[in-house]
RNA sequence: AGAGUCGGCCAGACAAUCGCCGCAGCGCGAUGCGCUGCGGAGGAAAGUCCGGGCUUCGUCAGGCAGGGCGCCAGGUAACACCUGGAGGGCGCGAGCCCAUGGAAAGUGCCACAGAAAAUAUACCGCCGGGCGCCGCUGGCGCUGGUAAGGGUGAAAUGGUGCGGUAAGAGCGCACCGCGCGGGUGGUAACACGCCGCGGCAGGGUAAACCCCGCCUGAAGCAAGACCAAAUAGGGGAGCAUGCCGGGCCGAGGCCCGGCGCCGCGCGCCUGAGCGGGCUCCCGGGUAGGUCGCUAGAGACAGCCGGUGACGGCUGUCCCAGAUGAAUGAUUGUCCCCGACAGAACCCGGCUUACGUCCGGCUCUUACC
Numbered sequence: 001a002g003a004g005u006c007g008g009c010c011a012g013a014c015a016a017u018c019g020c021c022g023c024a025g026c027g028c029g030a031u032g033c034g035c036u037g038c039g040g041a042g043g044a045a046a047g048u049c050c051g052g053g054c055u056u057c058g059u060c061a062g063g064c065a066g067g068g069c070g071c072c073a074g075g076u077a078a079c080a081c082c083u084g085g086a087g088g089g090c091g092c093g094a095g096c097c098c099a100u101g102g103a104a105a106g107u108g109c110c111a112c113a114g115a116a117a118a119u120a121u122a123c124c125g126c127c128g129g130g131c132g133c134c135g136c137u138g139g140c141g142c143u144g145g146u147a148a149g150g151g152u153g154a155a156a157u158g159g160u161g162c163g164g165u166a167a168g169a170g171c172g173c174a175c176c177g178c179g180c181g182g183g184u185g186g187u188a189a190c191a192c193g194c195c196g197c198g199g200c201a202g203g204g205u206a207a208a209c210c211c212c213g214c215c216u217g218a219a220g221c222a223a224g225a226c227c228a229a230a231u232a233g234g235g236g237a238g239c240a241u242g243c244c245g246g247g248c249c250g251a252g253g254c255c256c257g258g259c260g261c262c263g264c265g266c267g268c269c270u271g272a273g274c275g276g277g278c279u280c281c282c283g284g285g286u287a288g289g290u291c292g293c294u295a296g297a298g299a300c301a302g303c304c305g306g307u308g309a310c311g312g313c314u315g316u317c318c319c320a321g322a323u324g325a326a327u328g329a330u331u332g333u334c335c336c337c338g339a340c341a342g343a344a345c346c347c348g349g350c351u352u353a354c355g356u357c358c359g360g361c362u363c364u365u366a367c368c
Base pairs, nucleotide, nucleotide: 001364002363003362004361005360006359007358008357010355012334013333014332015331016330017329018328020040021039022038023037024036025035026034027033028032042340046351047350049349050348051347052346053345054220055219056218057217059272060271061270062269063268064267066216067215068214069213070212071085072084073083074082075081086100087098088097089096090095101211102210106209107208108205109204110203123150124149125146126145127144129143130142131141132140133139134138158176159175160174161173162172163171177200178198179197180196181195182194183192184191185190224291225290226289227288234282235281236280237279238278239277242259243258244257245256246255247254248253261276262275263274264273298317299316300315301314302313303312304311305310335338
């Protein structure tokens, strides 16, 4: 000097004039107006992909279905998030990535090529033997043996070497691989040039169905609560309102108990509990106002603990609540010349978009 990688802050500033929203105070002609003061969009507010807080439904438990996650240990209110580690992959490296449980429970799939991709096989080839033939150190045909060599493929039934054989083959042996058992280290995932046994289930795929383990109500601020006003206390259809016993009685009926029917969660089932009502269609009125609505799993600073995510203690601060939807317009100055982009109940994440500046680390090159 260049290239790369990881992380952090900020997100134009100042002044003047007019304009907008909230809160507080004061005044007035008072559901509004005036004056003064304070405050007023983001790191992603985006995506609506996760997790919760909160609200309503329900009636409590158990089970099934459905859904989610999937290495280990931690963090957190919780999570599919984050941190650290193990295993695997990419990169010279700093670093980055991971739908990472089970293929010996079962089923399915692996195109084309190839003999053959599972109840495995014989295209080229190798070979004593038996039979037949010939041009007879040899060759051909049939039969039998073979999968070490060659070929196809992403992948061919463990690999290398030695022995053995007619020729070969874990056929036997050694080492490696694989499986099982043990030992050592680690909380664990797992690791180990450790020990023993076994010739040994042919591979891949579960982001295929499936199996295993853990978790899991539904809907959502257009949730929901209150006030005011208006209308048609409208019309139609279906199911159920049953039986037995006892008591009261004004003889119409009422109460209690048992059985049965219907309804009550979110899809189904069971038990318990509750209620006699429940379901559907057509039509009419209202669309106004207040709350919910911002003091929080809050922010900042310091110290302590922890590898870290994070936690604890102390102190300081209050930092938008609009509702057809608030911060806009004009002028002037400055320089690092300003990208992506606007809250709508709130918070914790992930993903995506993006400019300037600063810092750590890695690699390459040149010079001293």